[in-house]
């Protein structure tokens, strides 16, 4: 130098053809319990790395960039 994957909630991950962003853990508050854990019910927590385009709409498509892993020379 040139190539590919990955980046979404504190964690670990969907998100299948571009149409309100989700779960499970963790956190809170509640019920149950003598109590603690367990279990049940809710509740909050996201400018989708970042920065242009594209389109009525963008986590998804385009470009560029940044970090991180792999591959080639």
């Nucleotide at each position: 130098g040139c190539c590919g994957g990955c980046a979404u909630a504190g964690c670990u991950c969907a998100g299948u053809u571009g149409g309100u962003a989700g779960a499970g853990c963790a956190g809170c508050u509640g019920a149950u319990u003598u109590g603690u854990a367990a279990u049940c019910a809710g509740c909050a927590g996201g400018u989708c790395g970042u920065a242009g385009g594209u389109u009525c709409g963008a986590g998804u498509c385009c470009u560029a960039u940044u970090g991180c892993c792999g591959g080639c020379u």
The RNA shown here (transfer RNA) has 73 nucleotides and comes from a Christensenellaceae bacterium. Its Rfam family is "tRNA". By type it is a transfer RNA. Rfam links the family to the GO term triplet codon-amino acid adaptor activity. It was read from a public genome assembly. Its mean pLDDT, the model's own confidence on a scale to 100, is 81. Lineage of the source: Bacteria > Bacillati > Clostridia > Christensenellales > Christensenellaceae.